[in-house]
Record summary
Transfer RNA from a soil metagenome, 72 nucleotides, folded computationally. Rfam family: tRNA. Gene Ontology term of the family: triplet codon-amino acid adaptor activity. Model confidence (mean pLDDT): 80 of 100. The sequence is in RNAcentral, with records from MGnify.
RNA sequence: GUGGAUUUAGCUCAAUCGGUAGAGCAGAGGUCUGAAAAUCCUCCCGCCCUGGUUCAAUUCCAGGAAUCCACA
Numbered sequence: 001g002u003g004g005a006u007u008u009a010g011c012u013c014a015a016u017c018g019g020u021a022g023a024g025c026a027g028a029g030g031u032c033u034g035a036a037a038a039u040c041c042u043c044c045c046g047c048c049c050u051g052g053u054u055c056a057a058u059u060c061c062a063g064g065a066a067u068c069c070a071c072a
Base pairs, nucleotide, nucleotide: 001071002070003069004068005067006066007065010025011024012023013022019055027043028042029041030040048064049063050062051061052060
């Protein structure tokens, strides 16, 4: 330099042929206990960036960024 893949919560990952995004773990509070752990309940936090299309974009389109893979 060329081609391809990925980017969603603190971490690991889902999901939506365009209609207000979820799980596990982690964290906080409570329950329980003599105490702690476990259990149970509640809470916390997010669609890589910019622009476009659309009544509506995490999803479609264009450009950009980061990481990884292959080729050169």